[in-house]
RNA sequence: AUCUCAGUAGCUCAGUGGUAGAGCGGUCGGCUGUUAACUGACUGGUCGUAGGUUCAAAUCCUACUGGAGAUU
Repeated sequence: AUCUCAGUAGCUCAGUGGUAGAGCGGUCGGCUGUUAACUGACUGGUCGUAGGUUCAAAUCCUACUGGAGAUU
């Protein structure tokens, strides 16, 4: 320098155009002599940034940005 992959909740990840989700975590309870385990409820997001396409974008297109990898 070029190419490829991924950027979504505190963490690990789903979601391929029509209301953003799961597990773990966190908070407050139940249970227990206590802890752990189990269990109920609650808590969670400018979907990396900026534009474009569309009636409608996390999703399609472009640029940029930090990360991982490959080639030179």
Predicted 3D model of a 72-nucleotide RNA (transfer RNA) from Apios americana.
It matches the Rfam family "tRNA".
The coordinates come from a structure-prediction model, not an experiment, and the mean pLDDT is 82.
RNAcentral holds the sequence, with entries from ENA.